[in-house]
Formats: sequence, C1' cells, structure tokens
RNA sequence: GCCGCCUUAGCGCAACUGGCAGAGCAACGGUAUCGUAAACCGUAGGUUGGGGGUUCGAUUCCCUCAGGCGGCA
Repeated sequence: GCCGCCUUAGCGCAACUGGCAGAGCAACGGUAUCGUAAACCGUAGGUUGGGGGUUCGAUUCCCUCAGGCGGCA
C1' cells in the first nucleotide's frame, strides 16, 4: 500500500427480510435468614464509534473519518 471483519448499557454479546433497541453478568432496591452469601422478585442504565446520504422509517443499506483485529504484498 491492497483486501476482509469488528465497534450496540459499566463488561462480554444478541437484534432474522429496513418497522417498539434486548437478554446475561455487574450495580441498586426488596423477599427470605439470628446474620452473611447463594436463591427468588423487581428497578435503573443506550447521542447503536463520529459525520453525511438514501428512505415514510436506518443498529441494519451506501459514502467518508476514527479506533481495533486478521490476511496479502
């Protein structure tokens, strides 16, 4: 230099053919216990990496930039 993949909650990740952004762990509150942990119930947490475009509508499609990983030279 060229090619490909990834970037979504604090963390590791889903989201099917473009149509309400989710679950797990962690956090917080509660139940229970003499008490703690485990368990069970609940709550909160998101400019979907930045910008632009297409569309009635974009996490999803297109362009560009940034970061990370891999391959070729």
About this RNA: The RNA shown here (transfer RNA) has 73 nucleotides and comes from an uncultured Bacilli bacterium. It matches the Rfam family "tRNA". The family's RNA type in Rfam is transfer RNA.